[in-house]
This is a predicted structure of a 352-nucleotide part of an RNA (large-subunit ribosomal RNA, domain IV) from a Bacillota bacterium.
Taxonomically the source falls in Bacillota (Bacteria, Bacillati).
Its Rfam family is "Bacterial large subunit ribosomal RNA". Gene Ontology terms of the family: ribosome and structural constituent of ribosome.
Context: one part of a larger RNA
RNA sequence: CCCUCGUUAAGGAACUCGGCAAAAUGGCCCCGUAACUUCGGGAGAAGGGGCGCCUCAUUAGCGUGAAGGCCACACGGCCGGAGCGUGAAGAGGCCGCAGAGAAUCGACCCAGGCGACUGUUUACCACAAACACAGGUCCGUGCUAAGGAGAAAUCCGAGAUAUACGGGCUGACACCUGCCCAGUGCUGGAAGGUUAAGGGGAGGGCUUAGCGCAAGCGAAGGUCUGAACCGAAGCCCCAGUGAACGGCGGCCGUAACUAUAACGGUCCUAAGGUAGCGAAAUUCCUCGUCGGGUAAAAUCCGACCCGCACGAAUGGUGUAACGAUCUGGGGACUGUCUCAACGAGGGAUCCG
Repeated sequence: CCCUCGUUAAGGAACUCGGCAAAAUGGCCCCGUAACUUCGGGAGAAGGGGCGCCUCAUUAGCGUGAAGGCCACACGGCCGGAGCGUGAAGAGGCCGCAGAGAAUCGACCCAGGCGACUGUUUACCACAAACACAGGUCCGUGCUAAGGAGAAAUCCGAGAUAUACGGGCUGACACCUGCCCAGUGCUGGAAGGUUAAGGGGAGGGCUUAGCGCAAGCGAAGGUCUGAACCGAAGCCCCAGUGAACGGCGGCCGUAACUAUAACGGUCCUAAGGUAGCGAAAUUCCUCGUCGGGUAAAAUCCGACCCGCACGAAUGGUGUAACGAUCUGGGGACUGUCUCAACGAGGGAUCCG
């Protein structure tokens, strides 16, 4: 010096990113317990008091219930109270610093964010506000179901049958969930446009019997090619559809102080963000402004609204209970600190 422990004057979080760590709380009985609440809870809330030993005393009471007795044909019933077990409350007394005398053995409160909850998870840096979840909703599926595994046979779904099964999103509960179908997707439609293979064969090339003095023409057959026309779905097109993918404006002016703009004008759009919430797990400017809390506050809480860039099942806003969750505050408590000291054990080091 290191590790693991123990104790500490005065102070008591001044430490630190942060009370991390430590300290503190701790059992049983009794008293007593707030807001809020889904009436279950919150609750061991919080906060208090008692606790040993001896005597009364083999205490009262409670449990069990022997011997014995009575009734009785019997099963059994009634009386009886021994013994055993359990066991308050009270009175008086005794000792110590200390009586749950050791060990084991909750710390608590206030406020807020997120997630309803119990659960699940990155085997070896993340346990969470992530996943799941009951509940909600949409889509598909009529049974040889849809969907899935498999070249297939076959199997799962299911020995189920729409109160069922598969898939997507959301995520208890409460109050709610606005506008846009122009684009993309999906569903429906079928008049028209476009459109493949295939059908169809006009026409053309090559070949050559024949014809021609020659240039050349050229039947049938064979072969190569091939226009019109007939050809579905799809696409174009027409509708519907947002708890489908998604989207939800700009400029200018205006009121008898000023300021602001209920109001007006104009441009654009498919439609211009409704309720609710809002410097927020979202706010850049920003440590916004005001209030609270502190002696002092980049955090925190309550408001305001100028929302750079919230917003309604990629759900919005609340919410009791719950959480090894995150944030702020408080009392209690402490070697975290002011500021270090001493002690114990084990190492390192030195000497032998």